[in-house]
Transfer RNA from Oribacterium sp. KHPX15, 72 nucleotides, folded computationally. Its Rfam family is "tRNA". About the family: Transfer RNA (tRNA) molecules are approximately 80 nucleotides in length. The sequence is in RNAcentral, with records from ENA and Rfam.
């Protein structure tokens, strides 16, 4: 150079029929304990960047960025 796929929290990850983000683990912060463990509660998402449709975008479109396959 061509044609794809990914991109959601610190990490893993579901949602992609458009109606506003679920769950692990993990850290904070409490409550239990003589301290701790374990547990139970609470918090944490500009959904890769910018822009467009739209009453409403994680989902539809566009453009660039990152990893990435495959031919050549």
């Nucleotide at each position: 150079g061509a044609c794809g796929a990914a991109g959601u929290a610190g990490c893993c990850a579901a949602g992609c029929u458009g109606g506003a983000a679920a769950g692990g683990c993990u850290c904070u912060g409490g409550a239990c304990u003589g301290c701790a463990a374990c547990u139970c509660c609470a918090g944490g998402a500009u959904c890769g960047u910018g822009g467009g449709u739209u009453c409403g975008a994680a989902u539809c479109c566009c453009a660039c960025c990152u990893u990435u396959g495959u031919c050549u």